[in-house]
RNA sequence: GAUCUGCAAGGGUAAACUUAGCUGAAAGGCUAAGGACGCAAAAUUUCCGGUCUAAGGGCGAAUGCCUACGAUAGCGGGAUUACCAGA
Numbered sequence: 001g002a003u004c005u006g007c008a009a010g011g012g013u014a015a016a017c018u019u020a021g022c023u024g025a026a027a028g029g030c031u032a033a034g035g036a037c038g039c040a041a042a043a044u045u046u047c048c049g050g051u052c053u054a055a056g057g058g059c060g061a062a063u064g065c066c067u068a069c070g071a072u073a074g075c076g077g078g079a080u081u082a083c084c085a086g087a
Base pairs, nucleotide, nucleotide: 003087004086005085006084012039013038017034018033019032020031021030022029023028037074043080044079045078047077048076049075050072051071052070056067057066058065059064
């Protein structure tokens, strides 16, 4: 240096929920405080699949139905980067 593994140490992070605010049509996201379910890549990235939403568009007499260019990286896979320890 590379690969594999994840007991330990030093640490890191922070789900649900609560409070206050921002943002979006929505799903959802962001900020601050609290909180800790968990995570050895729960770091980054929508390339692939899944899932969620449907503003806009299409269909319909209508309740509505379909649709992602929106979202989810803590739903999987891929790609990139990475601390320590052991082999």
Molecule: c-di-GMP-I riboswitch aptamer
Organism: Burkholderiales bacterium